[in-house]
RNA sequence: GUCCUCGUAGUUCAAUGGAUAGAAUGCCUCCCUCCGAAGGAGGCGAUCCCAGUUCGAAUCUGGGCGAGGGCA
Numbered sequence: 001g002u003c004c005u006c007g008u009a010g011u012u013c014a015a016u017g018g019a020u021a022g023a024a025u026g027c028c029u030c031c032c033u034c035c036g037a038a039g040g041a042g043g044c045g046a047u048c049c050c051a052g053u054u055c056g057a058a059u060c061u062g063g064g065c066g067a068g069g070g071c072a
Base pairs, nucleotide, nucleotide: 001071002070003069004068005067006066007065010025011024012023013022018055026044027043028042029041030040031039048064049063050062051061052060
């Protein structure tokens, strides 16, 4: 340089183009306990960026940025 794959809560992963973007874990509060751990209840928290297509985009298209890999 070129091609391929990927980018979603703090972390690991879901989500036919259509529901309020879901779960586990984490963190916070409460219950339980003499105190913790475990367990129970509630809460917090995300679509990498900019355009385009569409009635509707996390999803499709183009560009950018970043990560990994193949070739040179």